Description:
This is a predicted structure of a 1246-nucleotide part of an RNA (large-subunit ribosomal RNA, half B) from Candidatus Aquivivens invisus.
Context: one part of a larger RNA
């Protein structure tokens, strides 16, 4: 010095982000206790008061003796109530500062936020306003439930439950409620319409092909080629039929979710109950609201305070409250959060003492991180921009030890924050799949019946425009059909029907009817065939619904049988319900972040957001070509059938002048008019001999090539004369392969479409591909990764980076501060007392910023706090000019950095506001000084809310609760304290002072003097006195503090056998006191004054420059500053001083030395100690001693001691006695210990 920990004067939160810590309270008993309230509570509210010890009363409880009295005699009962043991209640006494006497043992009270509660949670930085909670609602689920589990399956949870049940979802007791919208997104339902797969069904299509035909060759057989082509076989397939889904239509919000804008208006403004208009699915209702929500904002007002970004109450302008992602209240309740108050305190003002543990020293035993190498000073400088190590000056004997932490960009962790690349969760209307559910087809899968329906065949019917005997379907044959196998015609009935009729069956009846002609009509009838339209019916094929069955398939089972020589369980029999449904397999369509792979571009003065990404034209570009930036301008992504090709022909823009309506400006005439006109569309180059502007004819806007160049890295792009075809215009010559020129665009794959002479896997033949021609790309991130793709991450993680951000430091200095320079003003006058515009020049490196140059294998950031420490642009204080200075107080400039420069309220704050002092309450640098010094509020992980924003996952220089600060110091610094050597013999004292530090503040008051000044109010300088405050040294007389045993008082308890004394223990038990010492609050002294030299200024004397001038030459004076002059250190001042005083032989040698002899003056060990100390050093002492101890005496502290005697029943008290005991203090005293002795250090001195 640190850690636990005991007391602390005065004051009491002033401390701080905050009472954080720590003090305060405490047990038991009585008194007593507010607001509110879910009438339980809030209550241990809150605030009093009582407690030992002692004799003593009375009641009560427990036990239950003697005595007595009964009998069945026992270890019996009854009765009795003594003793004793507990408790409660009163009296009286008694002692202390204190009686729960020690120990254990809430502090409390006010108002808010949040959550209703006891609960629970992030094992290891959040305990929470988060979860859970009973309680509401919604959903879903009828039992093989629904849900969940599980690779599948069986199983099993749900449940040995059955909707008062279970699952999911919000949402959070409780009271008061809980508005509007259904547009959209999910659910639910709906099926009439539209769409819609597998499959069916199959028109048709095409592939081969037997045969035929044709063409050519061939005498012929025959070959060649071309067509056409039936079954069959393959293939492909349109209608049509086919289910959920979508699409439709409804319904829902305690489903996800939403819940406007603008303009005007009242007779003071000011506001709008009014009114108007657009837009919505509807436009926030109740209630609350600068709120855990309010940006501006410390919003405004009230409170509370001395002072109050918090609180708390209101107000409403709600940036962005708002009603089960619940709205506004609410007692009770919280180790939650905020605000205030009492009590209380060492949290603090301002700290001090003390105990015990480490530190320190000695002894044993002995790690660590780290480490290029090291012989490791300061300044200014350089320097990859911040240096022990380079450069300069400066400083510096040698080594240690203890303590401190500025710096080695100090250790530790290959930066977590930013960027870059990657990964890894997570979301979702990213992409693509997969589970899974929903829906249809098929199997498994059988049977009966009824409807419905479809396409075929067959059979029967039907068929009315007007005319016309009539109800003529078409077309064709037709001259004849029918008719006792019952015609005409009557009567009933079924069917159709255009209401005339038509057909069909039945009966009756018993022989004719009809066509042909004829009329009438577009068409003529009878019978006959083959058709249409529509309908009936059978058969068959299909396809659909519905019953019903039972045999598949499922499900179930007391009892009985069988496996079985077996209880369960399985399997079966058997038998009940289900039943061709359901499951399951196969395809198939939907749905599907449930799950899974990925994706999600680059450039960029750091990412991001913004802006951009291809082409064309100018400038930037530096006079060939090229040339960068997120440098300055602008355009494309077309367009044109003529705007193209030819001939041939014109000449504009403007202006003057004349000319009907007519004007500046129309058409028209003249005349000037070299390019100002026009050129489809940007801009440059061009273009009048026209490239511009007409007219004619007319497609070269061609085919098939190209000699040769130009640009490019490459892919490509551009010019291009000539040829051959066939063309246009031209009398020709000749031009023509689009356009005055330069933009107008898109590889390669795939795939269409035309066109073809090629391949076509054994042969034909084709599917199918080549080839030429053409289409389909805002592949615009435009040389185009896929067909085909978005997001979060503060849960996060890996490579990497100072290639690249935030902090700081460099550079700059735009802003930012100063400051001068010039004077327009103004200041009644008068630029300059003071102010100073438009400007104009520089410092300064404190802001914001730029730049990205060291540090991303790591330089810890706001603020406080602790310690500074420089600079001056000076706030006080001091010295001066000027004043629009009387005074007095001020203004403004100039020297001046010695010292000084406050204490709260608020809020993290730096800042600022506020209150109240001051002589002043300075700015501004030091990594925005200081986290290997502290702190941890803010900011900046991980929980959690709130507004906002986002579908979401999540976000937010928005807020709001809550949240792990490590390191033993090696070197350099720095305080300190030793040792070693040196300082020309050796010692022992005293000193000089080069240099270095420290110090340096400043009010009030009084006289002078109520004087100068002034009208008055007011009111000085100078001087001399005197009293503070703050700071500083020192010290313990005094006031205090503390005193871990120095005395006394007491609890509780165990020992000393008891009693009495006493001793451990219990924070030194606990309470009162208190010596020395150490301390401050306590006490005494300090800044003073003086001299020298100077600033700003003020002067003399004086020329340059006959004057003037404080300067040139001379010289006076003048500040808290400077130099001394005080105080401290101080000769390692290596330039080692300097005074005094002490000691030390013979011989040889010139001397240094050597040899014998000595060991001096000192001093070191050792020992007693010490108010001196960490150790070491210092200091008093060592028997010729007072240094320790001990003893005696004093002082001084307690407060009358044991004993032993009176008193009192006792507790207790008196006396004896201001006794007794008493630590470090004063002194005296050798009684004890400092015994004895050892080594160093010489010899007269280069």
């Nucleotide at each position: 010095c640190c850690c636990c920990c005991g007391u602390u004067a005065a004051g009491g939160a002033a401390c701080u982000c905050g009472g954080c810590a720590a003090c305060u309270u405490g047990g038991c008993c009585c008194c007593g206790u507010a607001a509110c309230u879910u009438c339980g509570g809030a209550a241990g509210a809150a605030g009093g008061g009582g407690u030992g010890u002692c004799u003593u009363g009375u009641c009560c409880c427990g036990u239950g003796a003697a005595g007595u009295c009964c009998c069945u005699c026992g270890u019996g009962g009854a009765u009795g109530g003594a003793g004793c043991g507990g408790g409660a209640u009163g009296a009286g006494a008694u002692c202390a500062c204190a009686g729960u006497a020690a120990a254990g043992a809430g502090g409390c009270c006010c108002a808010a936020g949040c959550g209703a509660c006891u609960g629970u949670u992030u094992a290891g930085u959040a305990a929470a306003a988060a979860c859970a909670c009973a309680g509401g609602u919604c959903u879903g689920u009828g039992c093989g439930a629904a849900g969940c589990u599980g690779c599948g399956a069986a199983g099993g949870c749900g449940c040995g439950g059955u909707a008062u049940a279970c699952a999911g979802a919000c949402u959070g007791a409780c009271a008061c409620c809980u508005g509007c919208c259904c547009a959209a997104u999910g659910c639910u339902g709906g099926a009439a319409g539209g769409u819609u797969a597998a499959g069916g069904c199959a028109a048709g299509g095409c592939g081969u092909c037997a045969u035929c035909c044709c063409g050519c060759c061939g005498c012929a057989a025959g070959g060649c080629g071309g067509g056409a082509g039936a079954a069959g076989c393959g293939u492909c397939g349109a209608c049509c039929c086919g289910a959920a889904g979508c699409c439709c239509c409804a319904g829902u919000g305690a489903a996800u979710g939403g819940c406007g804008g603008c303009c005007g208006u009242a007779a003071c403004u000011a506001u709008a109950a009014c009114g108007g208009u657009c837009c919505u699915a509807a436009g926030g209702u109740a209630g609350c609201g600068a709120a855990a929500u309010u940006c501006c904002u410390u919003g405004u007002c009230g409170g509370g305070u001395a002072a109050g970004u918090u609180c708390c109450g209101a107000c409403g302008c709600g940036c962005a409250c708002g009603a089960a992602u619940g709205g506004u209240g609410u007692a009770a309740c919280g180790a939650c959060u905020u605000g205030g108050g009492c009590g209380c305190u060492g949290u603090c003002u301002c700290a001090a003492c003390g105990g015990g543990g480490g530190a320190c020293u000695c002894g044993g035993c002995g790690a660590a991180a780290u480490u290029g190498u090291g012989g490791u000073c300061g300044c200014a400088g350089u320097g990859a921009a911040g240096a022990c190590g380079c450069u300069g000056c400066g400083u510096g004997c040698c080594c240690g030890c203890a303590u401190g932490u500025a710096g080695a960009c100090g250790a530790a962790a290959a930066g977590a924050c930013c960027c870059c690349a990657g990964a890894a969760c997570c979301u979702u209307u990213a992409c693509u799949g997969c589970a899974a559910c929903c829906u249809g087809g098929u199997a498994u899968u059988g049977a009966a019946c009824a409807g419905g329906u479809g396409a075929c065949u067959g059979a029967g019917c039907u068929g009315u425009g007007u005319a016309g005997g009539a109800u003529a379907g078409g077309u064709g044959g037709g001259a004849g059909g029918c008719g006792u196998c019952g015609a005409u015609c009557c009567c009933c009935g079924g069917c159709c029907g255009c209401u005339a009729g038509g057909u069909c069956g039945g009966g009756g009846g018993g022989a004719g009817c009809c066509a042909a002609c004829g009329g009438u009509g577009a068409a003529a009838u009878a019978c006959c065939a083959c058709c249409c339209u529509g309908c009936u019916u059978a058969a068959c094929c299909g396809c659909g619904u519905g019953u019903u069955c039972u045999c598949a398939c499922g499900u179930c089972g007391a009892a009985u049988c069988u496996c079985u020589g077996a209880a369960c369980c399985g399997a079966g029999a058997c038998g009940a319900c289900g039943g061709a449904c359901a499951g399951u397999g196969c395809c198939a369509g939907g749905u599907g972040g449930g799950c899974a792979g990925u994706u999600u571009g680059a450039c960029u003065g750091g990412g991001g957001c913004g802006g951009u990404u291809c082409c064309c034209u100018c400038c930037u570009a530096a006079a060939g070509g090229g040339u960068a930036a997120c440098g300055g301008a602008g355009g494309g992504g077309c367009c044109c059938a003529a705007a193209g090709g030819u001939g041939c022909c014109c000449u504009c823009a403007g202006c003057g002048c004349g000319g009907u309506c007519g004007g500046c400006a129309a058409u028209c005439g003249c005349g000037c008019g070299u390019c100002g006109a026009g050129u489809g569309u940007a801009a440059a180059g061009g273009c009048a001999g026209a490239a511009g502007g007409g007219c004619g004819c007319u497609u070269a806007a061609c085919u098939g090539c190209g000699a040769g160049a130009g640009c490019g890295g490459c892919a490509g792009c551009u010019c291009g004369a000539g040829c051959a075809g066939g063309g246009a215009c031209g009398a020709a010559a000749g031009u023509c392969g689009g356009g005055c020129u330069u933009a107008a665009u898109g590889a390669u794959c795939c795939g269409g479409c035309g066109g073809u002479g090629g391949a076509a896997g054994g042969u034909g033949g084709u599917a199918u591909c080549g080839c030429c021609g053409u289409c389909g790309c805002u592949c615009a991130a435009c040389g185009g990764a896929u067909a085909a793709u978005a997001g979060g991450u503060a849960c996060u993680c890996u490579g990497g980076g100072g290639a690249u951000a935030a902090c700081a430091g460099g550079c700059u200095u735009a802003u930012c501060g100063g400051a001068u320079c010039u004077g327009a003003g103004a200041g009644u006058u008068c630029a300059c007392a003071u102010c100073g515009a438009c400007g104009a020049u520089c410092c300064g490196g404190u802001u914001u910023g730029g730049c990205a140059c060291c540090u991303c294998g790591a330089u810890g950031u706001c603020g406080g706090c602790u310690c500074a420490u420089c600079g001056c642009a000076u706030c006080c204080u001091g010295c001066g000019g000027c004043u629009g200075g009387a005074g007095a107080a001020g203004g403004u400039c100039g020297c001046a950095a010695g010292g000084g420069u406050c204490c709260g309220g608020c809020u993290g704050u730096u800042c600022g506001c506020c209150g109240g002092u001051u002589a002043a309450a300075g700015c501004g640098g030091u990594a925005c000084g200081c986290g290997a010094g502290c702190u941890g509020g803010g900011u900046u992980u991980a929980g959690a809310a709130c507004g906002u924003c986002g579908u979401g996952a999540g976000a937010c220089a928005g807020u709001u609760c809550g949240g792990u600060c490590u390191c033993u110091a090696u070197c350099u610094c720095a305080u300190g304290u030793g040792g070693g050597c040196g300082g020309a013999g050796g010692a022992g004292a005293u000193u000089u002072g080069a240099g270095g530090a420290g110090a340096g503040c400043u009010c009030c008051c009084u006289a002078c003097a109520g004087u100068a000044c002034g009208a008055g109010a007011g009111g000085a300088c100078c001087u001399a006195g005197g009293g503070g405050g703050a700071c500083g040294g020192a010290c313990c007389u005094c006031c205090g503090g503390u005193g871990u045993c120095c005395c006394a008082g007491u609890u509780g308890u165990c020992c000393u056998g008891c009693c009495a004394a006493g001793g451990g223990c219990a924070u030194c038990g606990c309470u009162g006191g208190g010596u020395a010492g150490c301390c401050g609050u306590g006490u005494c002294c300090g800044g003073a004054g003086a001299g020298g030299a100077u600033a700003a200024g003020c002067g003399c004397u004086g020329a340059a420059u006959g004057c003037a001038u404080c300067u040139a030459a001379g010289u006076g004076c003048c500040a808290a500053g400077c130099c001394u002059c005080c105080u401290c250190c101080a000769a390692g001042a290596u330039a080692a001083g300097a005074u005094c005083u002490c000691c030390c032989g013979g011989g040889c040698g010139c001397a240094a030395g050597c040899c014998c002899c000595u060991g001096a003056a000192g001093g070191c060990c050792c020992c007693u100690g010490g108010c001196a100390g960490a150790c070491u050093a210092c200091c008093a002492g060592g028997u010729u001693g007072a240094u320790a101890g001990g003893c005696c005496g004093c002082a001084g502290g307690u407060a009358u001691a044991a004993g032993g005697c009176c008193c009192g029943c006792a507790a207790g008290g008196g006396c004896u006695u201001c006794a007794g005991c008493c630590a470090a203090g004063c002194g005296g005293u050798a009684c004890u210990a400092a015994u004895c002795g050892g080594c160093c250090g010489u010899g007269c001195g280069g």
The source organism's lineage runs through Bacteria, Pseudomonadati, Candidatus Omnitrophota and Candidatus Aquivivens. Model confidence (mean pLDDT): 86 of 100.